[in-house]
RNA sequence: GGCCACGUAGCCAAGUGGUAAGGCAGGGGACUGCAAAUCCCCUAUACGCGGGUUCGAAUCCCGCCGUGGCCU
Numbered sequence: 001g002g003c004c005a006c007g008u009a010g011c012c013a014a015g016u017g018g019u020a021a022g023g024c025a026g027g028g029g030a031c032u033g034c035a036a037a038u039c040c041c042c043u044a045u046a047c048g049c050g051g052g053u054u055c056g057a058a059u060c061c062c063g064c065c066g067u068g069g070c071c072u
Stems, first nucleotide, its partner, number of pairs: 001071007010024003018055001026042005048064005
């Protein structure tokens, strides 16, 4: 330098055009002699950045940035 994949909350992670699941972590409660475990409830400003297509974009297209891999 070229090619491919990926980028979603503090961490992991689903979603593949119709307004963003789940788990861990965090907060509150139940239980307990106190804890742990278990159970219930709750919060967040989460879609890398910019532009395009569309009535509507995390999702499709282009560019850029970052990470990983392959080739030379």